[in-house]
RNA sequence: ACGAGCCUUCGGGGCAGGGUGCAACUCCCGACCGGUGGUAGGGCCCGCGGUGAGCGGGCGAGCCCACGAGCCAAGCCUGGACGCUGGUCCAGGCGCGGCAGAUCCGAGGCGAGGCGCAGUCCUCGCCGGCCGGAGCCGACGGUACAGUCCGGAUGAGAGAAGGCCGCG
Numbered sequence: 001a002c003g004a005g006c007c008u009u010c011g012g013g014g015c016a017g018g019g020u021g022c023a024a025c026u027c028c029c030g031a032c033c034g035g036u037g038g039u040a041g042g043g044c045c046c047g048c049g050g051u052g053a054g055c056g057g058g059c060g061a062g063c064c065c066a067c068g069a070g071c072c073a074a075g076c077c078u079g080g081a082c083g084c085u086g087g088u089c090c091a092g093g094c095g096c097g098g099c100a101g102a103u104c105c106g107a108g109g110c111g112a113g114g115c116g117c118a119g120u121c122c123u124c125g126c127c128g129g130c131c132g133g134a135g136c137c138g139a140c141g142g143u144a145c146a147g148u149c150c151g152g153a154u155g156a157g158a159g160a161a162g163g164c165c166g167c168g
Stems, first nucleotide, its partner, number of pairs: 002168002005164006017029003031148002033138002035067004043059006062136002070099003075094008103134004108127007115119001140151003
């Protein structure tokens, strides 16, 4: 220094204004929000560098890859009851898989090819999260149909930070 083990703390935001209606933060117009890890340029920031080339570090995605919470759930484990070695039921834990998500266009860049005397040309491929534009997504239960209200939840949790520890 890294890993293992243990402990502590932290770990989610959001309907303004208006319409209809007996009633809507649920419908309509409109408004607003974005968990965790990864990925990262010819971008930004910091440092080093005759501060030149360059080198090192950091930041940066709701819709790129994954994870988590919620619901359903194959299957497995533990305990209990019935029952008596094979099952049935109940409770708890894990959990394959599913519900189940949502992105395109352009600018710009790179490469290959085509034609020509000549490109500010044409075609194809790749990058395009970053600059611009337009769009889209969001568990379950409740209730006038909910990403935003209430509830499970003073819960759980991806993980983050720190500490202990001579176990490797």
Molecule: FMN riboswitch aptamer (RFN element)
Organism: Chloroflexota bacterium